[in-house]
Context: one part of a larger RNA
Molecule: large-subunit ribosomal RNA, domain VI
Organism: marine sediment metagenome
RNA sequence: UGUUAAUUAUCUGAGAAGAAGGGUCUUUUAGUACGAGAGGAACAAAGGCUCGUGGCCACUGGUCUAUCGGUUGUCUGACAAGGCAGGCCGAGCAGCUACGCCAUAGGGGAUAAGUGCUGAAAGCAUCUAAGCACGAAGCCCUCUUCGAAAAGAGAUAAAGAGCACUUUUAUAAGAAAAGUUUGAUAGGAUCGGGGUGUAAGUACCGAGGCAACGAGGUAUUCAGCCUGCGAUUACUAACAGCUUG
Numbered sequence: 001u002g003u004u005a006a007u008u009a010u011c012u013g014a015g016a017a018g019a020a021g022g023g024u025c026u027u028u029u030a031g032u033a034c035g036a037g038a039g040g041a042a043c044a045a046a047g048g049c050u051c052g053u054g055g056c057c058a059c060u061g062g063u064c065u066a067u068c069g070g071u072u073g074u075c076u077g078a079c080a081a082g083g084c085a086g087g088c089c090g091a092g093c094a095g096c097u098a099c100g101c102c103a104u105a106g107g108g109g110a111u112a113a114g115u116g117c118u119g120a121a122a123g124c125a126u127c128u129a130a131g132c133a134c135g136a137a138g139c140c141c142u143c144u145u146c147g148a149a150a151a152g153a154g155a156u157a158a159a160g161a162g163c164a165c166u167u168u169u170a171u172a173a174g175a176a177a178a179g180u181u182u183g184a185u186a187g188g189a190u191c192g193g194g195g196u197g198u199a200a201g202u203a204c205c206g207a208g209g210c211a212a213c214g215a216g217g218u219a220u221u222c223a224g225c226c227u228g229c230g231a232u233u234a235c236u237a238a239c240a241g242c243u244u245g
Stems, first nucleotide, its partner, number of pairs: 007158005015146004021051008034039001052104005060098004067091005072085005093228001106142004114134004160244004164180005185237003188233005193227004201220005208213001
């Protein structure tokens, strides 16, 4: 853009894509059937392993330029607190991940080769000529995703929809989703959880040193700092409005 008066919402499902599964072992069956013995199955059922596929982050591992701590050089006059070199190092929640975890059946229909029933042509026989029944990891459904541009362009219902503003379970732009005071949407605050590892200041101890000073240690202190997490709370901002039907 088309279809359709217009719009919104909910659907249908022609059709498209998929391999979403593949392999293997063990146990029971069973030392059974079978076999003189030696030996030695199967149908069916259960449980593992492995490859592939889809999903997830409670656990484990990784990462973590949020964060906390130690430390080097240099600068801010000194302390404290910091800047720069992602400086180096030790930890590290959330998030993202695999090396971690979960799921990866079964059933139905029509058939192939094949196996049959009944049965003539051909008084017999014959699975076939009429008719009927089985039969595969294969085919079609059942499963997952897309799918009214399916030109035979579908159906149903009825009143809203969009911008704006606060945002994230979403995100390249659109879109989607949660909200907009009849409110927990984001920020803040409080509490909780979590990370780091015991802050500054003060007091005492301290190898030494004439003294000044003094690395360091102990106590105050499970401290201080931080928090992309959870809960509570309208304190701040979702105001004011606009367009369209």